[in-house]
Record summary
The RNA shown here (transfer RNA) has 72 nucleotides and comes from Emticicia oligotrophica DSM 17448. The sequence is in RNAcentral, with records from GtRNAdb and Rfam. The prediction has a mean pLDDT of 83.
RNA sequence: GGCCCUAUCGUCUAGCGGUUAGGACAGGUCCCUUUCACGGAUCAAACCGGGGUUCGAUUCCCCGUAGGGUCA
Numbered sequence: 001g002g003c004c005c006u007a008u009c010g011u012c013u014a015g016c017g018g019u020u021a022g023g024a025c026a027g028g029u030c031c032c033u034u035u036c037a038c039g040g041a042u043c044a045a046a047c048c049g050g051g052g053u054u055c056g057a058u059u060c061c062c063c064g065u066a067g068g069g070u071c072a
Stems, first nucleotide, its partner, number of pairs: 001071007010025004018055001027043005048064005
């Protein structure tokens, strides 16, 4: 340098055009307990950036950025 893959809450991950963007762990509050732990309830927290297509984009396309693979 060419080609391919990936990018979503703090972390791991689901989501094949109309979802309240879901789950697990972690975190806050409350309950339980003499206390801690366990358990229960509840809350907060995310779509890598810029364009395009579309009535509508996390999802499709292009260009970047970052990471990975492969060929040289």